[in-house]
The part of an RNA shown here (small-subunit ribosomal RNA, central domain) has 351 nucleotides and comes from Micrococcus sp. The RNAcentral record of the full RNA draws on ENA and SILVA. NCBI's taxonomy places the organism under Bacteria, Actinomycetota, Micrococcales, Micrococcaceae, Micrococcus. The coordinates come from a structure-prediction model, not an experiment, and the mean pLDDT is 83.
Context: one part of a larger RNA
């Protein structure tokens, strides 16, 4: 470089937007770059293939013909692809007219509960375990009843439901701004796809400053248990919650990259919506189209589990990544980071 590949074997970036490149929907018309043809120049000569000949033969000499895949000039041709100009509307996107929803940010506000604090009743125990001890209580615990304070988290609904790019999002209301879907087809006309570099977001836990601590519960100590017990079990108990900067990793998972497009029995089941029957109106049916979520299960396909109109099926286009195991996602170097680290990345040996 050809080739093979990427759900579980090695291999899809965590996720999004978007620059350069790549690719690219119907139609006319010019141009002929690109592509195709035809002719002439060149493309030394040796070698190289094919044919003859010469040295006894062969290696070797020799003639002839090809071939030298190329460049370059000129005549042509114009179906593709490209430029330029012109239309279109089936992709794209905008308007109108409805809609569902824990989607995101900010503010106020709401009950149950736990622990406290004060006050009342009231007495010897609570509490905790396989069993116990540490612990807590006559300074009156525990249990009950009024009051009262602070934080945190949202029972029921709830669900194989929804929404969000992805991480992720759940009491109630209120503002403020984003996306989708469905009908309409009024408006623009190919504006589109994907995307190296580059930005943006990005769970948990970490950091820095400020603030908060109810319950929980890393580090701690401390009572059990054991042979020892830095565990597991119990009684405490910092960090850890919030706002604000930083970190930029995750089994960040459908272990399956986006986008359209075409083949191809179907069954089912739930979420949103639109027209039809029916109904005085609704609702409920009833028959059926978009647009999600799941299930099951042909044909293909797969090493096989398995996928299967959400394909891992047929076929395109762009990126991104794999190449035997272990050294190693390490080591030097570069970049980033307060800082733990993070990205980016081998060799040497050995199996």
């Nucleotide at each position: 470089u050809u080739g093979g590949g990427c759900g579980u074997a090695a291999a899809g970036a965590g996720c999004u937007c978007g620059u350069a490149g790549g690719c690219g929907g119907u139609u006319u018309g010019u141009c002929g770059c690109g592509u195709c043809u035809g002719u002439c120049g060149u493309g030394a000569a040796a070698u190289u293939c094919c044919g003859g000949g010469g040295c006894u033969u062969a290696a070797c000499c020799c003639c002839g013909g090809a071939u030298c895949u190329g460049c370059g000039g000129u005549g042509g041709g114009u179906a593709c692809g490209g430029c330029c100009a012109g239309a279109c509307u089936a992709g794209a996107g905008u308007g109108c007219a409805g809609u569902a929803g824990g989607g995101g940010a900010g503010a106020c506000u709401g009950g149950a509960a736990u622990u406290c604090c004060u006050g009342g009743u009231g007495u010897a125990g609570c509490g905790g375990u396989g069993g116990a001890a540490u612990g807590c209580g006559c300074a009156g615990a525990u249990a009950u009843c009024a009051g009262g304070a602070g934080g945190a988290a949202c029972a029921c609904c709830g669900a194989u439901g929804g929404c969000g790019a992805a991480g992720g999002c759940a009491g109630c209301u209120c503002u403020c701004g984003g996306g989708g879907c469905u009908g309409u087809a009024a408006c623009u006309g190919a504006c589109g796809c994907u995307a190296a570099g580059g930005a943006c977001c990005a769970a948990a836990a970490c950091c820095a400053g400020g603030g908060g601590g109810a319950g929980c519960g890393a580090a701690c100590a401390g009572g059990a248990u054991u042979a020892a017990a830095u565990a597991c079990c119990c009684g405490g108990g910092u960090a850890g919650c919030c706002c604000c900067u930083c970190c930029c990793u995750a089994a960040a998972a459908c272990a399956u990259u986006g986008c359209g497009c075409c083949c191809u029995a179907g069954g089912u089941g739930u979420g949103g919506g639109g027209a039809c029957c029916c109904u005085u109106c609704c609702a409920c049916g009833u028959a059926u189209u978009c647009c999600g979520c799941g299930c099951c299960g042909u044909a293909a396909c797969u090493a096989a589990c398995g996928c299967a109109u959400u394909a891992a099926a047929u076929g395109c286009c762009c990126c991104g990544c794999c190449u035997g195991g272990g050294g190693a996602g390490u080591a030097c170097g570069g970049c980033c980071g307060c800082u733990u680290g993070g990205c980016u990345c081998u060799c040497a040996c050995u199996c």